[in-house]
RNA sequence: CUUUUAUCAAGAAUGGUGGAGGGACUGGCCCUUUGAAGCCUGGCAACAGCUAGCAGUCAUAAGCUAGAAUUGUGCUAAAUCCUGCAGAUUAAUAUCUGUACUUAAAGG
Repeated sequence: CUUUUAUCAAGAAUGGUGGAGGGACUGGCCCUUUGAAGCCUGGCAACAGCUAGCAGUCAUAAGCUAGAAUUGUGCUAAAUCCUGCAGAUUAAUAUCUGUACUUAAAGG
């Protein structure tokens, strides 16, 4: 970089440092010197890993349920902030699905 399978209306700081940007991208709309990003600490969640049980197998494994939060990640304004590209319904507004993005795991 790419493929697959999941994932996204819940949750989480009145901290330290820093000193001007940030919310992926487009168009909007917002946040921000009443202090942005980054870093540290704290926190949230429970994808992998871990523990127990069930189911299953010749035996493993894949599966399901529950649990803890030591480990690897992730996240910690606003629905993934809304939106775009394709499709369905609709007189229109609008609604829904897919795509896209994000993150995790496995593979190339």